[in-house]
RNA sequence: CGGGGUUUAGCGCAGUUGGUAGCGUGCUACGUUCGGGACGUAGAGGUCGCAAGUUCGAAUCUUGUAACCCCGA
Numbered sequence: 001c002g003g004g005g006u007u008u009a010g011c012g013c014a015g016u017u018g019g020u021a022g023c024g025u026g027c028u029a030c031g032u033u034c035g036g037g038a039c040g041u042a043g044a045g046g047u048c049g050c051a052a053g054u055u056c057g058a059a060u061c062u063u064g065u066a067a068c069c070c071c072g073a
Base pairs, nucleotide, nucleotide: 001072002071003070004069005068006067007066010025011024012023013022019056027043028042029041030040031039049065050064051063052062053061
């Protein structure tokens, strides 16, 4: 320098042809217990890496850009 991949909650990940953003784990509160653990219930936590464009509507499509990984030169 060229090609490809990844980026979504604290962490690990899903999101099926565009239509109010989810799961596991962790965290908080409550229930259960003499207490803890385990289990159960409820809740908080996200401007989907960043910026722009298309669209009534974008995590999803298009363009640019950043970080990391792989291949090639």
This is a predicted structure of a 73-nucleotide RNA (transfer RNA) from a Paludibacteraceae bacterium. The source organism's lineage runs through Bacteria, Pseudomonadati, Bacteroidota, Bacteroidia and Paludibacteraceae. It was read from a public genome assembly. Its Rfam family is "tRNA". The family's RNA type in Rfam is transfer RNA. Rfam links the family to the GO term triplet codon-amino acid adaptor activity.